Guanidine-I riboswitch aptamer, 95 nucleotides, folded computationally. Its Rfam family is "Guanidine-I riboswitch aptamer". From the family's description: This family represents a conserved RNA structure found upstream of the ykkC and yxkD genes in Bacillus subtilis and related genes in other bacteria. The function of this family is unclear although it has been suggested that it may function to switch on efflux pumps and detoxification systems in response to harmful environmental molecules. It was read from a public genome assembly, where an Rfam model found it. Model confidence (mean pLDDT): 80 of 100. The model forms 100% of the base pairs in the Rfam consensus.
RNA sequence: AUCAUUGGUUUCUAGGGUUCCGCAUGUGUAUGGCCUGGUCCGAGAGAAACCGCACAAUUGAUUUGUGUACACGGAGGGAGAAAAGCCCGGGAGGA
Numbered sequence: 001a002u003c004a005u006u007g008g009u010u011u012c013u014a015g016g017g018u019u020c021c022g023c024a025u026g027u028g029u030a031u032g033g034c035c036u037g038g039u040c041c042g043a044g045a046g047a048a049a050c051c052g053c054a055c056a057a058u059u060g061a062u063u064u065g066u067g068u069a070c071a072c073g074g075a076g077g078g079a080g081a082a083a084a085g086c087c088c089g090g091g092a093g094g095a
Base pairs, nucleotide, nucleotide: 007051008050009049010048011047012046015041016040020038021037022035023032024031025030052068053067054066055065056064057063070090072093076088077087078086
């Protein structure tokens, strides 16, 4: 310097807004998230579990064990009801 691998899903949380419910105001229609909340969205760098993978040992058995590292990060754009630590993105950039 180059190439390859370092995985997936689910549940929850940090966080997010306002489609629905609730709440508040008004009442002809409605308005409000600068309303705690329930529904809803939700982390590469958050948690847990299951699976997968690698290695080793062993077995009556498709079994058992160990491991699965590290990780600072704009602006801008996108989705949708809307926004976000979601997606672009382990990006640009930095160390």